A computed fold for a 392-nucleotide RNA from Erythrobacter sp., annotated as Bacterial RNase P class A.
Taxonomically the source falls in Erythrobacter (Bacteria, Pseudomonadota, Alphaproteobacteria, Erythrobacteraceae).
Its Rfam family is "Bacterial RNase P class A". Rfam classes the family as a ribozyme.
[in-house]
This record gives sequence, structure tokens and C1' cells, in this order.
RNA sequence: CCAGGGGGCCGGGCAGCCGCGUCACGCAAGUGCCGAGGAAAGUCCGGGCUCCACGAAACAAGGGUGGCGGGUAACGCCCGCCGAAGGUGACUUCAGGGAAAGUGCCACAGAGAGCAAACCGCCCCUGCGCAAGCCGGGGUAAGGGUGAAAGGGUGCGGUAAGAGCGCACCGCGCUUCCGGUAACGGCGGCGGCACGGCAAACCCCACCCGGAGCAAGGCCAAAUAGGGGCGGCGCGCUCUUCGGAGCAGAUGUGUUUCGCAUCGACCGCCCGGGUUGGCUGCUUGAGCGGCGGAGCAAUCCACCGCCUAGAGGAAUGGCUGCCCAAGCGUGACGGGUCCCUUCCGGGAAACCACGCGCUGGACAGAACCCGGCUUACAGGCCCCCUGGCAAU
Repeated sequence: CCAGGGGGCCGGGCAGCCGCGUCACGCAAGUGCCGAGGAAAGUCCGGGCUCCACGAAACAAGGGUGGCGGGUAACGCCCGCCGAAGGUGACUUCAGGGAAAGUGCCACAGAGAGCAAACCGCCCCUGCGCAAGCCGGGGUAAGGGUGAAAGGGUGCGGUAAGAGCGCACCGCGCUUCCGGUAACGGCGGCGGCACGGCAAACCCCACCCGGAGCAAGGCCAAAUAGGGGCGGCGCGCUCUUCGGAGCAGAUGUGUUUCGCAUCGACCGCCCGGGUUGGCUGCUUGAGCGGCGGAGCAAUCCACCGCCUAGAGGAAUGGCUGCCCAAGCGUGACGGGUCCCUUCCGGGAAACCACGCGCUGGACAGAACCCGGCUUACAGGCCCCCUGGCAAU
């Protein structure tokens, strides 16, 4: 200097005038503080909070996650590590348990794609032929072809020709020991080992999961019709001091068991009436910032400081001036580069800086509140790492 990888930050500023919203002060006029985001977006996850479900246990249905360990209120999130794939590398990605429990799929091509298979070929034998070779029989999967994939790979030996048939190494399976919390890894030993792939196919295994949501909910005011119709099964037994108690039954859950509560009534369906107003929930929170400590990190602990929207059809805007990031054009005093040179200087281009003019600032707006993920984003800055080139 060029190219790449990972992370973080900003995303307009200042001033004046007019205007808007909450809160506070004030009799009032008015004054003061504060006033959209890193994603407020998507509504994909997890919660806080509110209400409903009577509770416990077991099971079913439905859904979610899927290497190991840690973090967190929790998660499908984050951090670290392991393994696999990609990349020279920094690094990136992973829907990462099980195919020997079962079912299913692997189009087309090809002989053959699950407990398969001989198209071309190679070898041996009988017969025929002058020969090349041909018919028939047997053996074969090393070579070739088809395919995404052909049933381990390379080499040597062996064989009629071949084949893990045998051997060496690699691969695969099992395993003593060692390292590691673990996933896993390493040295060694044994075994010729053959049953390929797909579970982001159904499925099996392990773990986890009530439902609905601020249009949740609470209060006040007001109004109406405690309305009408249909169907289902109870309204039972014993004792009694007449208060009640016990048993059976019904309802309260997808099923069952246990407990509890209610009931003499309850359950289901259909039609119809009133209420759409006000207040609240509503912003101090798993909050933010600083320093220190622990930890590889995520994060946690302690101390100190700060309070930063709360609208309610929905506020935070408009105008002017200056500055500024960036882009384009133009000029050429200064620095640098190139060319010429009688070494005085001249010329060219427009890199840095400077002057002038024009353009011009992305994605995008809270609505109960948080922690994440995903998506969008003009332009600019900072830090760390990798590769290449050159010089010292």
C1' cells in the first nucleotide's frame, strides 16, 4: 500500500423566533424540568403483570427443544468448548440423539438401488472350424459403462482368471490405560469387519410446556327485560334432641383415582333487551451510568451517582441563519507527483490542503413494560486479527 475477517459507536450540530404535550410552582399572566428508536418494525420466542380454571397424582392428546458445560427471571437466547463441513488463513455455518424397534422413499439411466446384481468384459472346459472365431456349460466382480450413490480405499502377494482370499497402511467396530467436569481426544491391543443414504420422511428416545391477554383487569356513573321458548336428568334412603348428621346421586377437568366445595336444582341450545360515558391500570424498572473485584467469556458482586415521554384518534413541529459528514463542478498561492531545462526556471495533471458555487443527510414514529431473535439502513469513525506486495 492492497485485499479480506470479527467487534463497537454515531447517524446531524448550534442559535433565534413562533408553536405543541405531561408534570411542578403560581390567584392569574406566566415560569421551569423533561419529551420517539437502534431497530420504536416483524409479532417469531421467553417473561413480569392481570384474570380464569377447586386441588393432588397418574395417563392421554397437542406442542416445543435436541453434542457437552456454564449464564439468565426465563427462552428456541447468549458465552465457552467438542465434532463435522467450507476457507491458504483470520473465521463462517450446522434442524449436531437413534437407520441393528418398525414402516416408507432413493425419479431417470442402468444388469442391478436392500438382505440386490452380470450389460461390455476376464478365465477354464466339451464340441465345431485351416484360421479368426462360434454354440453350449462353469467360475468371476479386479477393469469398463450407467448413475447423486454400485456395497470400504491404495499397494503387494496369490489365483485358471479374480475377490479381504491373505498381508501392510488408511478407514470402520470393540476395548485396557491416559488426559478432560463432560461432549470428546490420544498411545496401544483385538477383529477381515460389509446391514448404503434419507428421520428438515412417519416414527423411537431424552427433557420441557395450564389458558387468555392492557381491546387483560378494577372503580364510578347511567340505562334495561331478574325477559321469552325448547330439550335432558334429579328432587331419593336411614337416623334424629327436628338444629341437623350419614349414605347414594348430580355439577365443578380430556380420562381415571383421591380429597374438597356446592346442590335440591342444575346442564345444553335458540330468540330478544340495556351498556360503547368517565377515571384508573400508565411508568422507579429483572432500569441506566461510573469505578473496583471474580471469571477465558457470557455474566455476577460491592460501592457511588442519575430519574431520562406517558399521549388518549393520539403531543415533540414550522421558519430563518450559520456550521458540518458526503457528492459534483470550478480555481490553482502552498505541499507532493510527472515532463523539459542553458539549472535561473517553465509547463502538465489535479493527489493533500485551501477558496467559490451547487446538491444534500439513510432505515424509519412509542401506546402496559422488559430480555432476545429476525429484517431494513445513505454516509462516517474507532479497535483487533488474517493474507499478499514493497522497503528497512

Of the family's consensus pairs, 95% are formed in the model.